[in-house]
RNA sequence: CCGCUUCGCGCGGGAGAGACCGGACAAUCUGCACAGGGUUCGUCCGGCGCCGAAGGAGCAACCGCCCCGGAAACUCUCAGGCCAAAGGACUGCGCGACGC
Numbered sequence: 001c002c003g004c005u006u007c008g009c010g011c012g013g014g015a016g017a018g019a020c021c022g023g024a025c026a027a028u029c030u031g032c033a034c035a036g037g038g039u040u041c042g043u044c045c046g047g048c049g050c051c052g053a054a055g056g057a058g059c060a061a062c063c064g065c066c067c068c069g070g071a072a073a074c075u076c077u078c079a080g081g082c083c084a085a086a087g088g089a090c091u092g093c094g095c096g097a098c099g100c
Stems, first nucleotide, its partner, number of pairs: 003100002006097008018048001020047006026040005049082003055078001056076003062070003
């Protein structure tokens, strides 16, 4: 100096599933009205349905130092999520660190 594994940082890309139902409240519109009704991607509670790509858990091909252990984008949904936003496994580029 170059390449590679792993990790970190920055920028970018990044899916899925109810704008569900009921109640209370809030804001707003309509209205003569403290009536009634409408709107909200609003807040809380309850209910049912659903998603999996934060995390978590389980099994396994496979691997190992083979007693046992490691192990997925598979599986389960505890958590999380189901307008947008946020988050987001993974990933492109750039920079950096240990190692080879």